RNA sequence: GACAAAGCUAAACCCUUCGUGAGACGGGGGCGGAAAGCGGCGGGUCUUGGACGUAAAGAUGGCCGAGCUGCCGAA
Numbered sequence: 001g002a003c004a005a006a007g008c009u010a011a012a013c014c015c016u017u018c019g020u021g022a023g024a025c026g027g028g029g030g031c032g033g034a035a036a037g038c039g040g041c042g043g044g045u046c047u048u049g050g051a052c053g054u055a056a057a058g059a060u061g062g063c064c065g066a067g068c069u070g071c072c073g074a075a
Base pairs, nucleotide, nucleotide: 001072008033009032013028014027015026017024018023031062037068038067041065042064043063044060045059046058047057048056
C1' cells in the first nucleotide's frame, strides 16, 4: 500500500486451573488488529499479604515512545 488474495491473531463475556492481587494458562467466543509479532528499555496505568513506603516486588507489548524481526503484494 489495492474495498485484491492467502494465511495469522483474538476484546467483552462464559467455563476449568493458578495467583493475596493487578492478572495469567487452557477451552468456547469474536470486539477488533497490517505488526494486536518479539522483548517490560523509557514513560503511563494498575496490583501487593503480617510489615506499610516517593521503597521494593510484580501486572499490562490489545496504552504510548523507541528497539528488533516479519506475511502477501497489483498499479